[in-house]
């Protein structure tokens, strides 16, 4: 410090997620030791048991025990009395139980933090100082007796002490009153110093004593508290008003003290948008965690403050409490009870139950530190110090170290070679931390000495034994370090995000290996970080979320120039404070570290004070440039009201006139013979104002358009007379605000929601047509919203230009042009900005001020609540739940019922077919034991198959074999095997007979067969979606790319686009491109012309012979054959074109603009085809899914389709005659001639391994004859009979021949195919396969046309451009209802909880007040009585409780509303392309 995730890819916006750190943690697996810390976060739930606050006999009277002394009684070792000493102590009394310890319920301020103040206060114990302590009195406990009660606990009578209680005396620097003087202060006042009067104290104890400890009054200090003020202190406005002791005053009361703290009266105040009140949540802080910081989160442990002590209320005592281990009352709960009544409070330490994911011992000790009491010894102390439990955290150590390659065994993987685990182990040597045993053994203990240790025989030291006692967890697809095998097969499962899993999973499970951390490791939860994703530091708002519809203006915020003062902000210095601990730095102590100690720094804050005066502020004076006023002037659909005008539409009347009009893609509804439409004249009514008219004008926006008049707002220019900062913005507020809509009353021509009808359609509640009502218009009143848009808030200043237009002014001119200037409105564009698009003096630039708004998508601008509205609805405005995206701009493709250009037998123009018939052949379907398998739009279907009777053959039925029909290896036996013969069988198989090897060093070997064992063979079994290879297709279409450069943030672009041209990305020109590659073309083959060479088996011009046959001699001229060449290149001419490329025409030429044909198929697409050509991974079968044999099947047949053949005839059929090819093939062959047969063929067999011989006859054509339009002399299917050939065998199931038979069919519906020249059409010939079996396939030649105006349309393709929500790319994407399941949520007759208030009733304890007839020791009084006090009673207040109506907030509910999510449901097709009616609000 970043990373993953939206896309085909890119940039941006934006969310989600991850890597880090932390924790009082929990859970899973695992677990050796030590040190230091930490340990109920939940039920402030309930608690058994023990302990946690006592102490003082030197305050007091008793009682008891022991010892000793003395006395008495006697039972002579006991009882009793008394004294002394020591000890113990219930009670009275004193001090302490207000500290220490716990918890965080309440509390949003009676709290806390920081800083001030008290002239408005208190303070036991402690310290200092001054003064004092004289003399009396009466009681009450204990105790004794009586007595009540179960108990707790009392009651009565009597006795008694004190440092308990009460008078009296004394007394001031005390208090109160009166009064004199001085000083100070912000007010009330405070302080100092006098005078007078009145009032108020006390206690003793110890000691031989000295003296010590106490007591009383006063003044100070210290400590601890009390009160007040300022600032800060969470969320919600869907809480906007709150308040009656409320705010203030006066009198009084009360308090330690101020104060409505309380009371009577008076006044009507007080708080609040700087957020009152209400609701929710919460102890606050020092600090802790995180972070670069600013911040955010948090408040366990340690420390400070507060609050609480079962819930609520109350006071008492006291220096201090409204009191955790005190009291009273009420409530709930628990316990005891004799039922009458009592007792209790662990949020002290342990511990129990409960709750919970979860948190420890009913331990030791007062040795240390500290506290209470005491003169002290000492006692008490669950504070504290220690120990125990827990890996809960932090820190440290160990589980061995060195050597050790046969790289052992085992495991895993493997290409079977090996690799890896791995120096790891074994083994050798060494060490002993830890653990174990033994011996020694602390510091902590302090003031002069002695004594005193829970921890603890602990830490630590020494010795001994022996590698001995000690490693796991998670991960391994990317982020993120680390990979293989097997299993599984969208199953089981994983997952933080993206996402893995559907038979080869580095993602699931296991194993091996590897990586990381390590006594831990992972997971979960929470917080911060990353997140600049709430942005102060440090964000945005044209299109991503986001500018208010517009103005006026309040509060607020901000604000021009000069001068002077002040000092609030600001800046500087000083002072106080900012507790300690923590953090940081440097040192010290534990072996180190954690931990701890010391010092320093820091605590960024607050306050006080001294200064400065630039800036802000404030006060005063002043200025004119901001702003405004005046005067002059022109422009304008600015507004309101009134009046007027013409054109058009419709209606009415009349005339003319006749059959249609109207409407549409086409029609129909509609109107019209009762006279329409058309036309002419007249009239009526309402609405809107053609041309001018213009990115022209005006207005704040909405908006404003005939003409004239009246009233009226604003802007602009000029001028510089006036005011003198009067300004900008603007939360709330007020006003304006299109259309539609609403209310009342008018008006209503045209148009036109709803509605009706006609069409269209599968449907058509639409688009189109005919009608048509609200409405549109006017007046008044509501509504308050729009894609109210420049999707761009207002204001000011600055920052290149160019060019239009509009309103003024100036210069200039005869008029212009032109120049300068102010205001408005457009376009282009530099810098700059921007994600890009784009903006660019009219900013989206550079700055300032103010306002509004945004923070992922959906849910949702919805629900609820309150506000506004007559309603419709508007504004305000969530959550649950759900997704990992949603989105912006641009890029490349693809697509469009977008555009432009171009090409192709694509259409058109033609010729001939198919589709109808019969047959052949292939396919589907059906059938079957089997009808083997594959191919499926074009690009499957005369396809694999260049040839199924057996074989082939893969299928079916049946019979056989099991190392096998085929390959390699071992052992044994034989010498063969094969062949021939016999027998058996449906056949293979089986049985028998006969015959029978080679080499040799004689050991044997080679070869073959048989038997046998296992490794293995074998599979046309599966997967073409695991593959190689091969092939089809777009398409012989003209495209597809690269290097460098340039442009762009980038994907990408450019080049390759543009202007021409071409069959062509072919070429030329231009151009930020310049070049190159694969394709195109050419190079290759055939063919068309020719030259040359060669001349047999080919040829014969000339010569000779001839049986007249190139037959022979001879020749190679010609044809021909096959080698090598030539030839064609827009080379030449003319014209066009841009002087180019190229195009048109012409000459010459055998051939002319690629001469014709072939081979040749770019990058890629279709998971295209093929595992059955072959090869091959994986899976499957192994007496069978292998092998073999016979027979059958692949040839079936209601039917459908494709491809062909033959026809339907006269351009023909038949008969006769008889001419002209090319290319091939031939030895298991072609087979002449001759003979036989009607013929297929047969017999014989010449010649030929072929330019020699043969197949071999070419056919159509030509000529002669016949048929004469008919189901025929067309057509030949089908069938019968008889044959031929091949073959082991023609039944299923061959071809051919002859004779006979003579079906359908008379040119073929919708639709559809081929072809542009030697082509179509037509005619025959050959070959491969093959024993035989072509109408198919592949070749060959013969005869030989028609048409193409042209590119509008159909199909396919190419280039450019445009739109896009598509990218699996339109066979795309995607919307809504309905049906089903699940989830959360709103409403809901109601039902049922909780909370805080209010009103009324009742009214405990208790303070206060009143009363006090009853009671009373101290003082007065001889007494009666008095003073004083008390019980009791009454009153105010008053908790709990009861009643009542409301408020707020939960739960639940029949039914109901929408929402979300789900598998391949239903109906349509709304949106994205002109989405097929442009879309949207």
């Nucleotide at each position: 410090a970043g990373a993953g995730u939206u896309u085909g890819a890119u940039c941006c916006u934006g969310g989600c997620u991850c890597a880090g750190g932390a924790u009082g943690a929990a859970c899973g697996c695992u677990g050796g030791c030590g040190g230091c810390g930490u340990g109920c976060c939940u039920a402030a739930c309930a608690c058994a048991u023990g302990c946690a606050a006592g102490u003082c006999g030197a305050a007091c009277g008793g009682a008891g025990u022991u010892a000793c002394g003395a006395g008495a009684g006697c039972u002579u070792g006991c009882u009793u009395u008394u004294g002394u000493a020591a000890c113990u102590u219930a009670g009275u009394g004193g001090c302490g139980g207000a500290c220490g310890g716990g918890u965080g319920a309440g509390u949003a301020a009676u709290g806390u933090a920081u800083g001030a103040g008290c002239a408005a206060c208190c303070u036991g114990c402690c310290u200092u100082u001054c003064a004092g302590a004289g003399g009396g009195g009466g009681a009450c406990a204990a105790c004794a007796g009586u007595u009540g009660g179960a108990a707790a606990c009392g009651a009565c009578u009597g006795c008694u002490a004190a440092u308990a209680c009460c008078g009296c005396a004394u007394a001031a620097u005390g208090u109160a009153u009166u009064u004199g003087g001085g000083u100070g202060g912000c007010a009330u006042c405070a302080c100092c110093u006098g005078a007078a009067u009145a009032c108020c104290a006390a206690a003793g104890g110890a000691g031989c004593a000295a003296u010590c400890c106490g007591c009383u009054g006063a003044a100070a200090g210290a400590u601890g508290g009390g009160c007040u003020c300022a600032u800060a202190u969470c969320u919600g406005a869907u809480u906007a008003g709150c308040u009656g002791g409320u705010u203030g005053g006066u009198g009084g009361g009360g308090u330690a003290a101020c104060g409505g703290c309380c009371u009577a009266c008076c006044a009507a105040g007080g708080c609040u948008g700087c957020g009152a009140u209400c609701a929710g949540u919460a102890g606050c802080c020092g600090g802790a965690c995180u972070g670069a910081g600013a911040g955010g989160u948090u408040g366990a442990a340690c420390g400070g403050c507060c609050a609480c002590a079962u819930u609520g209320g109350g006071a008492c005592u006291g220096a201090g409490a409204u009191a955790c281990g005190g009291c009273c009352c009420a409530g709930a709960c628990u316990c005891c009870u004799a039922c009458g009544g009592g007792a209790g409070g662990c949020a002290g330490c342990a511990g129990u139950g409960g709750g919970g994911a979860a948190u420890a011992u009913u331990g030791g000790g007062c040795a240390a530190u500290g506290g209470g009491c005491g003169a002290a010894a000492g006692c008490c102390u669950g504070a504290c110090c220690c120990a125990g439990c827990a890996a809960c955290g932090c820190c440290g150590c160990g589980u061995g170290a060195a050597g050790g390659a046969a790289g052992a065994a085992g495991g895993u993987c493997u290409u079977c070679g090996g690799a890896u685990u791995g120096u790891a182990a074994a083994c050798u040597u060494c060490u002993u931390u830890u653990a174990u045993g033994a011996g020694g053994g602390a510091c902590g203990a302090a003031g002069g000495a002695c004594g005193u240790g829970a921890c603890g025989g602990u830490a630590c030291c020494u010795c001994a034994u022996g590698a001995a006692u000690a490693a796991g967890c998670c991960a391994c697809g990317g982020c993120u370090a680390a990979c293989u095998a097997c299993g599984u097969g969208c199953c089981a499962g994983c997952a933080g995000c993206c996402g893995c899993g559907g038979u080869a999973a580095u993602a699931c499970g296991u194993a091996g290996g590897u990586g990381g951390c390590a006594a831990g490791c992972g997971u979960u939860a929470u917080c911060c970080g990353g997140a600049u994703u709430u942005a102060c530091u440090g964000g945005g708002u044209g299109u991503a979320a986001a500018g208010g519809g517009c103005g006026c203006g309040u509060a607020g915020g901000c604000g021009g120039g000069g001068a002077u003062g002040c000092a609030a902000g600001u800046c500087a210095g000083a002072u106080g404070u900012g507790a300690a601990a923590u953090c940081u730095a440097u040192g010290g102590g534990c072996u180190u570290a954690a931990c701890u100690c010391a010092u320093a720094a820091a605590c960024u804050g607050c306050a006080u004070u001294u200064g400065a005066a630039a800036c802000u502020g404030u006060a005063u004076c002043u200025c004119u440039u901001g702003a405004g006023u005046g005067c002059u002037g022109g422009a304008g659909a600015g507004g309101u009201a009134g009046a007027c005008g013409g054109a058009a539409u419709u209606c009415c009347u009349u005339g003319u006139g006749u059959a249609g009009c109207g409407g549409u893609g086409a029609a129909a509804u509609g109107c019209g013979u009762a006279g329409a439409u058309a036309u002419a004249a007249g009239g009526a009514a309402g609405a809107a104002c053609a041309c001018c008219a213009g990115u022209g004008g005006c207005g704040a926006a909405g908006g404003c358009g005939g003409u004239c008049u009246a009233c009226u707002g604003g802007a602009c220019a000029g001028u510089a007379a006036c005011u003198g900062a009067c300004g900008c913005u603007g939360a709330g507020g007020c006003g304006c605000g299109a259309a539609a809509g609403c209310g009342u009353g008018g008006g209503g021509a045209g148009c036109a929601a709803a509605c009706a009808g006609g069409a269209u359609u599968a449907g058509a509640u639409a688009c189109c047509c005919u009608g048509g009502u609200a409405g549109u218009c006017c007046a008044c009143g509501c509504c308050g919203u729009a894609a109210a848009c420049g999707a761009u808030g207002a204001a000011u200043a600055c920052u290149a230009g160019g060019u239009g237009u509009u309103g003024g002014g100036g210069a200039g001119u005869u008029a212009a042009a032109u120049c300068c200037u102010c205001g408005g409105u457009g376009c282009c564009g530099u810098c700059g900005c921007u994600a890009a698009c784009g903006c660019a003096u009219u900013a989206a630039g550079u700055a300032u001020u103010c306002c509004a708004c945004c923070u992922g998508g959906g849910g949702a601008g919805u629900a609820c609540g309150g506000u506004c509205g007559c309603a419709a609805g508007a504004a305000u405005a969530a959550a649950a739940c759900u997704c990992a995206a949603a989105g912006g701009a641009a890029u490349u493709g693809a697509c469009g019922g977008g555009g432009a250009c171009c090409c192709g037998c694509a259409c058109a123009a033609g010729c001939g077919g198919u589709g109808g018939a019969g047959c052949a052949u292939g396919u589907g379907g059906u059938u079957u034991a089997a009808u083997u398998c594959g191919a499926a739009g074009c690009a499957a279907c005369g396809c694999g198959a260049a040839g199924a009777a057996c074989c082939u053959u893969a299928c079916c039925a049946g019979g056989u074999c099991u190392u096998g029909a085929c390959a390699u290896c071992g052992a044994c036996a034989u010498g063969a095997c094969a062949g021939u013969c016999u027998u058996u069988u449906a056949a293979u198989c089986g049985a028998g007979a006969u015959c029978u090897u080679c080499c040799u060093u004689c050991g044997g070997g080679a070869c073959a067969u048989g038997u046998u064992a296992g490794a293995c063979a074998g599979g046309u079994g599966g997967u073409g979606c695991a593959u190689g290879g091969u092939u089809g297709u777009c398409g012989u279409c003209a495209g597809c790319u690269c290097g460098u450069g340039u442009c762009g943030u980038g994907a990408g672009a450019u080049g390759u686009u543009g202007g021409g041209u071409u069959a062509a990305g072919u070429c030329c020109c231009g151009c930020a491109a310049c070049g190159a590659g694969c394709g195109c073309a050419a190079c290759c083959c055939c063919u068309a012309u020719u030259u040359u060479c060669a001349g047999u088996a080919g040829c014969c011009a000339g010569c000779a012979g001839u049986u007249c046959g190139g037959c022979u001699g001879g020749g190679c001229a010609c044809u021909c054959u096959g080698g090598a060449g030539a030839g064609a290149c827009u080379g030449c001419c003319c014209g066009g074109g841009a002087u180019a490329a190229c195009c048109g025409g012409g000459a010459g030429g055998a051939a002319g603009g690629c001469g014709g044909g072939g081979a040749u198929g770019a990058c890629g697409u279709c998971a295209a085809a093929u595992c059955a050509u072959c090869a091959u991974g994986c899976c499957c079968c192994u007496u069978a899914c292998g092998a073999u044999c016979u027979g059958g099947g692949c040839u079936a047949c209601a039917c459908a389709c494709g491809u062909g053949c033959u026809a339907c005839a006269a351009u023909g059929g038949c008969g006769g005659u008889g001419a002209c090819a090319a290319a091939g093939u031939g030895a298991a062959g072609c087979g002449a001639c001759g003979c036989a047969g009607u013929g297929a063929u047969g017999c014989c067999g010449a010649g030929c391994c072929a330019a020699c011989c043969a197949c071999a006859a070419a056919a159509a054509a030509g000529c002669c004859g016949u048929c004469u339009c008919a189901g025929u002399u067309c057509g030949g299917a089908u069938u019968g009979u008889a044959g031929u050939c091949u073959g082991c065998a023609a039944c299923u199931c061959g071809a051919c021949u002859a004779c006979a038979u003579g079906a359908a069919g008379c040119u073929g519906g919708a639709a559809u195919c081929g072809c542009u020249a030697g082509u179509a059409a037509u005619c025959g010939c050959g070959a491969a396969u093959c024993a035989g079996a072509a109408c198919g396939u592949c070749g060959c030649g013969g005869u030989g046309a028609a048409u193409a105006c042209g590119u509008u349309c159909c199909c396919g393709g190419g280039u450019c451009u445009u739109g896009u929500a598509c990218a699996c790319a339109c066979c795309g994407c995607c919307c809504g209802u309905c049906a089903c399941a699940c989830c959360a949520u709103g409403g809901g007759a109601g039902c049922u909880g909780g909370a805080a208030a209010u009103g009324c009733c009742c009214g405990a304890a208790g303070u206060c007040a009143g009363u006090g007839a009853c009671c009373c020791a101290a003082c007065c009084g001889u007494a009666a009585g008095g003073a004083g006090g008390g019980a009791g009673c009454u009153g105010c207040c008053g908790a709990a409780g009861g009643c009542a109506g409301g408020u707020c907030u939960g739960g639940u509910a029949a039914c109901u509303g929408g929402g979300g999510u789900g598998a391949a449901g239903u109906c349509g097709u709304a949106a994205c392309a002109a989405g097929g009616u442009a879309a949207c609000c």
The RNA shown here (small-subunit ribosomal RNA) has 1481 nucleotides and comes from an uncultured rumen bacterium. Rfam family: Bacterial small subunit ribosomal RNA. Rfam links the family to the GO terms ribosome and structural constituent of ribosome. RNAcentral holds the sequence, with entries from ENA and SILVA.